[in-house]
RNA sequence: GCGCCCGUAGCUCAGCAGGAUAGAGCGUUCGCCUCCUAAGCGAAAGGUCGUGCGUUCGAAUCGCACCGGGCGUG
Numbered sequence: 001g002c003g004c005c006c007g008u009a010g011c012u013c014a015g016c017a018g019g020a021u022a023g024a025g026c027g028u029u030c031g032c033c034u035c036c037u038a039a040g041c042g043a044a045a046g047g048u049c050g051u052g053c054g055u056u057c058g059a060a061u062c063g064c065a066c067c068g069g070g071c072g073u074g
Base pairs, nucleotide, nucleotide: 001073002072003071004070005069006068007067010026011025012024013023019057028044029043030042031041032040050066051065052064053063054062
């Protein structure tokens, strides 16, 4: 240089045959329970879906460029 894969919440990931409010587990905070803690139960906060542009009535999802990471290869 070329090819392929990945980038979504603090962490690990799902969603990616375009559509309705963007989700789960863990973690964090608050509450319940308990003499206290842990466990258990309930609730809440937390996201420009890597960046930009484009296609479309509508994009996490499609196209192009770029950024970062990984693998392969001359």
Predicted 3D model of a 74-nucleotide RNA (transfer RNA) from a Clostridiales bacterium. Its mean pLDDT, the model's own confidence on a scale to 100, is 82. The source organism's lineage runs through Bacteria, Bacillati, Bacillota, Clostridia and Eubacteriales.